[in-house]
Transfer RNA from a Hyphomicrobiales bacterium, 75 nucleotides, folded computationally. Its Rfam family is "tRNA". The family's RNA type in Rfam is transfer RNA. The organism belongs to Hyphomicrobiales, within Bacteria. The sequence was found in a public genome assembly.
RNA sequence: GCGGGUGUGGCUCAACGGUAGAGUGCCGGUCUCCAAAACCGUGCGGUCCAGGUUCGAAUCCUGGCACCCGUGCCA
Numbered sequence: 001g002c003g004g005g006u007g008u009g010g011c012u013c014a015a016c017g018g019u020a021g022a023g024u025g026c027c028g029g030u031c032u033c034c035a036a037a038a039c040c041g042u043g044c045g046g047u048c049c050a051g052g053u054u055c056g057a058a059u060c061c062u063g064g065c066a067c068c069c070g071u072g073c074c075a
Base pairs, nucleotide, nucleotide: 001071002070003069004068005067006066007065010024011023012022013021018055025044026043027041028040029039030038048064049063050062051061052060
């Protein structure tokens, strides 16, 4: 350089093109002598970046960026 894959809360993962959810974590509460465990909550927190298509994009298209795998060239 070329080809392929991945990128979503702090972490691990979901999500027919229909307006982002679960577990865990954190915070608060119940319980407890205090904790832990368990349970509860309109609780907190997210789509790698920039464009495009669309009534509507995490999802489709284009170009980047980062990481992983494979495979070359030069020296």